[in-house]
Context: one part of a larger RNA
Molecule: large-subunit ribosomal RNA, domain IV
Organism: Micromonosporaceae bacterium
RNA sequence: CUGUGGUUAAGGAACUCGGCAAAUUACCCCCGUAACUUUGGGAGAAGGGGGGCCGGACACGUGAACACCCUCGCGGUGGGAGCGUGGUAUGGCCGCAGAGACCAGGGGGAAGCGACUGUUUACUAAAAACACAGGUCCGUGCGAAGUUGUAAGACGAUGUAUACGGACUGACGCCUGCCCGGUGCUGGAACGUUAAGGGGACCUGUUAGCCCGCAAGGGCGAAGCGGAGAACUUAAGCGCCAGUAAACGGCGGUGGUAACUAUAACCAUCCUAAGGUAGCGAAAUUCCUUGUCGGGUAAGUUCCGACCUGCACGAAUGGCGUAACGACUUCCCCACUGUCUCAACCACAGGCCCG
Numbered sequence: 001c002u003g004u005g006g007u008u009a010a011g012g013a014a015c016u017c018g019g020c021a022a023a024u025u026a027c028c029c030c031c032g033u034a035a036c037u038u039u040g041g042g043a044g045a046a047g048g049g050g051g052g053c054c055g056g057a058c059a060c061g062u063g064a065a066c067a068c069c070c071u072c073g074c075g076g077u078g079g080g081a082g083c084g085u086g087g088u089a090u091g092g093c094c095g096c097a098g099a100g101a102c103c104a105g106g107g108g109g110a111a112g113c114g115a116c117u118g119u120u121u122a123c124u125a126a127a128a129a130c131a132c133a134g135g136u137c138c139g140u141g142c143g144a145a146g147u148u149g150u151a152a153g154a155c156g157a158u159g160u161a162u163a164c165g166g167a168c169u170g171a172c173g174c175c176u177g178c179c180c181g182g183u184g185c186u187g188g189a190a191c192g193u194u195a196a197g198g199g200g201a202c203c204u205g206u207u208a209g210c211c212c213g214c215a216a217g218g219g220c221g222a223a224g225c226g227g228a229g230a231a232c233u234u235a236a237g238c239g240c241c242a243g244u245a246a247a248c249g250g251c252g253g254u255g256g257u258a259a260c261u262a263u264a265a266c267c268a269u270c271c272u273a274a275g276g277u278a279g280c281g282a283a284a285u286u287c288c289u290u291g292u293c294g295g296g297u298a299a300g301u302u303c304c305g306a307c308c309u310g311c312a313c314g315a316a317u318g319g320c321g322u323a324a325c326g327a328c329u330u331c332c333c334c335a336c337u338g339u340c341u342c343a344a345c346c347a348c349a350g351g352c353c354c355g
Base pairs, nucleotide, nucleotide: 001350002349003348004347005346006345007344008343010341011340014339019336027051028050029049030048031047036041038171052093053092054091055090058086059085060084061083062082066078067077068076069075070073094098106334107333108332109331110330111329112328113326114325118130119129134169135168136167137166138165139164140163146155147154148153172321173320174319175318177251178250179249182248183247184244185243186242187241188240191239192238193237197233198232203227204226205225206224209220210219211218212217252270253269254268255267256266279313280310291307292306293305294304295303
C1' cells in the first nucleotide's frame, strides 16, 4: 500500500449519477393497525408492550387408596391422593445485558410501466421485452382446414364448429368515433382484354404432267409431302361492379367576425375517401423548454398537481382508469449508519523495503 473483517467522539446523506456499500430491523406472545379495494385483500400495515430463573391460586391430562351398588365381573357409581403439562395476577432471585450465542423483515408516502404467478439474451441486458387467462376477426362440415413428405403415409385426432388452425389485442372496469378513394381480401358475372389449343380463308415451296421453242431454255401446274397463316372459338386473371377497417392503413388549409382588450360559439372559401370523436396531454410521446402557475427545499434542469400553444397523443399497431403484485424505473419522508465532514485504530492475508 492492497484485500477481507471489526470498532469509533460530534454530526447524520453534507457522499454520490443514484443511500451504491454498510448500518438499522429481525424470533415468539399480547395490544393495535390508515387511505384505497375487484370485499379476497391492503396487513407481519404502521406503532407499542412483554420475554431468564424460582414459587404460584388455577386449568388440563392421567387417575391410586377408600366408600357404595348389583345381574358378581378384567362390572358400575362416587372419590379425589399422587404424578405430568401449561401458567394469569402477584411475590422473590441474579447479571451490564434474559428471542443473552448462532440463526433471524428496515418502514412509510407518491408517480410511471406491465394486471397477476411465470419466461428470456447458457458466458456483459431479467426488463416496461415474451407468455398469460380474457376479447375480436378470418379459415375449416371431416379423406376438415393447416403442417410434413417425391409418394405411400403421418400429425391435426382415435378430435368434429362449446372443435381445430391462423392473425391481432392482452386480467378487470368504462369504452372502442369518422373514412372503402389507394392496397389487400370476399362476392359478382353482363361487357372489354387475354395463352396454348381448335379453326383454316388467303398466300407459298416441291413436282407427275401439259404448252412454247431446232436447241439452250421458258411458262402453267393436279395429288402428295411441306411452309406461313386472317376471321372465328376458348379459362383463370386483369379491367369493371359491389362489400369489408378488432383488414394494411388514413383521419386538412385559408380569411373574417362579439359594445375595453383578448378570444372566436358564428360566417365565407379551397381541397378531401374522410377531416381526430370520447378520453388523455411539456407525457417512456414537447423541438422551442429548466414552457407557465401551484406544491415540496434556505436553494429543485429531476418529482407531484394543474394549464393546453399536442414541433410530432388518441381509441384491440387499442384509449383512459385501476385494488393486488414487481431483485423494474422515478421522486419524497422516518429510522439508521465511516457514504461523507475526516479520518483513526485493531485483527488476519498478500505486496513492497531492510535484514